The part of an RNA shown here (small-subunit ribosomal RNA, 5' domain) has 478 nucleotides and comes from Larix gmelinii.

Context: one part of a larger RNA
RNA sequence: GGAUGAACGCUGGCGGCAUGCUUAACACAUGCAAGUCGGACGGGAAGUGGUGUUUCCAGUGGCGGACGGGUGAGUAACGCGUAAGAACCUGCCCUUGGGAGGGGAACAACAGCUGGAAACGGCUGCUAAUACCCCAUAGGCUGAGGAGCAAAAGGAGGAAUCCGCCCAAGGAGGGGCUCGCGUCUGAUUAGUUAGUUGGUGAGGCAAUGGCUUACCAAGGCGACGAUCAGUAGCUGGUCCGAGAGGAUGAUCAGCCACACUGGGACUGAGACACGGCCCAGACUCCCAAGGGGGGCAGCAGUGGGGAAUAUUGGACAAUGGGCUCACGCCCGAUCCAGCAAUAUCGCGUGGGUUCAGAAGGGCACUGUCGCUUGUCAAGCCCUUUCGUCGAGUUGAGAUCAUGACAGGACUCGAGGAAGAAGCCCCGGCUAACUCCGUGCCAGCAGCCGCGGUAAGACGGGGGGGGCAAGUGUUAUUC
Numbered sequence: 001g002g003a004u005g006a007a008c009g010c011u012g013g014c015g016g017c018a019u020g021c022u023u024a025a026c027a028c029a030u031g032c033a034a035g036u037c038g039g040a041c042g043g044g045a046a047g048u049g050g051u052g053u054u055u056c057c058a059g060u061g062g063c064g065g066a067c068g069g070g071u072g073a074g075u076a077a078c079g080c081g082u083a084a085g086a087a088c089c090u091g092c093c094c095u096u097g098g099g100a101g102g103g104g105a106a107c108a109a110c111a112g113c114u115g116g117a118a119a120c121g122g123c124u125g126c127u128a129a130u131a132c133c134c135c136a137u138a139g140g141c142u143g144a145g146g147a148g149c150a151a152a153a154g155g156a157g158g159a160a161u162c163c164g165c166c167c168a169a170g171g172a173g174g175g176g177c178u179c180g181c182g183u184c185u186g187a188u189u190a191g192u193u194a195g196u197u198g199g200u201g202a203g204g205c206a207a208u209g210g211c212u213u214a215c216c217a218a219g220g221c222g223a224c225g226a227u228c229a230g231u232a233g234c235u236g237g238u239c240c241g242a243g244a245g246g247a248u249g250a251u252c253a254g255c256c257a258c259a260c261u262g263g264g265a266c267u268g269a270g271a272c273a274c275g276g277c278c279c280a281g282a283c284u285c286c287c288a289a290g291g292g293g294g295g296c297a298g299c300a301g302u303g304g305g306g307a308a309u310a311u312u313g314g315a316c317a318a319u320g321g322g323c324u325c326a327c328g329c330c331c332g333a334u335c336c337a338g339c340a341a342u343a344u345c346g347c348g349u350g351g352g353u354u355c356a357g358a359a360g361g362g363c364a365c366u367g368u369c370g371c372u373u374g375u376c377a378a379g380c381c382c383u384u385u386c387g388u389c390g391a392g393u394u395g396a397g398a399u400c401a402u403g404a405c406a407g408g409a410c411u412c413g414a415g416g417a418a419g420a421a422g423c424c425c426c427g428g429c430u431a432a433c434u435c436c437g438u439g440c441c442a443g444c445a446g447c448c449g450c451g452g453u454a455a456g457a458c459g460g461g462g463g464g465g466g467c468a469a470g471u472g473u474u475a476u477u478c
Stems, first nucleotide, its partner, number of pairs: 001478004006474005013347004018342001019340002021305001026303003030300003035063003040060002043057004070258003079183004084178002088175003093171007101135004110125006140149003154163003184230003191221003196218008233255004237248004260281005283294004311337001313336003319333001320331004350382004360373004386419001388414005397405001422467005427448003433462005443450002
């Protein structure tokens, strides 16, 4: 000198655009953050004088809750980065070739009875389906051979047809796995390892594999730093630097890991699942004491910790996601608004003229009427950016429609210099000097060092220098 997710002191006018719990992965009141489909199904309700049409709904069923959003605790690892590979899976989407024949039994809802304070149930009976099961069929799978095994569903429409369903092959995108190289510190950590290293058989997985198991062999790693300990999410990037390199990993993007702590599986194309399930634990809440409920590292918000970090806001208008034939519904993703000089950029706080060099202040001087503040102020003449008030028009975000933002932006008008300047410094480094007070005191200080009676270094006044809606200090880093 640069930089910062900064904080603190003093001060503070406006706008654009960004950013905002770095600490306790501490605990959380309240609201919202994942639903949708009646064109899969039986039924119920509203409405109508009735039929029809319409609308809504608990339940069965389908798809989605594995994405999106948060956090960085753990992890020194094929976790990440980069470059390759073979033994794999893949819902929705695209392409292609085929197919959907016949039959059956249930369970919710519902009704009746009944348990419980509640959470939630139990028994009996009835019922539908794109829910479930059986048979048939199969250019698929398995098998040395003989042979064996596996499917389907309908809905809407007057119809044409459309949307779905099943099998197989390919693709795209996504994911699992393996490997070369790279990836912090410590030797005041030198030895380490028994499923350990390899093989065979068996099991298991979508798949390779000690992944698991029985047996056999005795290997494997290590001063090219194993093991152990400490620290840490990694990267694209960011900051500094001429570069080499050093530091760092907020925001944005990619990957990974986690979801009160630990463990486990279920469902599913995909999870060992943040707002699913089960068990244990800690904490917390309700209770009729028998028993139950909960998980903000989602968005707001609260307490706590801390030097320190915002609203319990608006809208689905756009982008995008889920469901749906569609209309549409939902979305604290997102788009916006609010708060904060937190960063950065832009603008303003007026312009011109006028010297009686006014008053006042400061410094010199009784050898006097000087020098300076200073064209500064006042006066006179102008202007109105920004701000304030009032009114209006309208582009883009919006291809047909749809605008939260929006009291926006923009335009016009009114009025008046009016509403808008501070902070630090002045011994040297380092731009800027004098007077008074103090008297090794009070104090200053980044380093050198100032202060013990004329202090340019302390405190105040005047003057000056620097930067400016900021300016200094502190912290960290180059």

The source organism's lineage runs through Eukaryota, Embryophyta, Spermatophyta, Pinaceae and Larix.